[in-house]
Molecule: transfer RNA
Organism: Blepharisma stoltei
RNA sequence: GGACCCAUAGCACAACUGGUAGUGCAACGGACUCCAAAUCCGCAGGUUGGGCGUUCAAGUCGCUCUGGGUUCA
Numbered sequence: 001g002g003a004c005c006c007a008u009a010g011c012a013c014a015a016c017u018g019g020u021a022g023u024g025c026a027a028c029g030g031a032c033u034c035c036a037a038a039u040c041c042g043c044a045g046g047u048u049g050g051g052c053g054u055u056c057a058a059g060u061c062g063c064u065c066u067g068g069g070u071u072c073a
Base pairs, nucleotide, nucleotide: 001072002071003070004069005068006067007066010025011024012023013022019056028042029041030040031039049065050064051063052062053061
C1' cells in the first nucleotide's frame, strides 16, 4: 500500500426480506436470612462509533471519516 470483517445498555451478545431495539450477567428495589451469600420477583438504563445520502420508514442499503481485527505484498 491492497482486500475483507467488526463497532448496538456498564460487560458479553441478538435483532429474519428495511417496518415500534431485545436476551443474559452486572447495577438498583423487594422477598428470603440474625446479617450476608445463593435463590426468587420487580424496575431502570440506548443520539445502534461520527457525518451525509436513499426511503413513507434505516441497527439493517450507499458514500465518507474514526477505532479495532484478519489476510496479501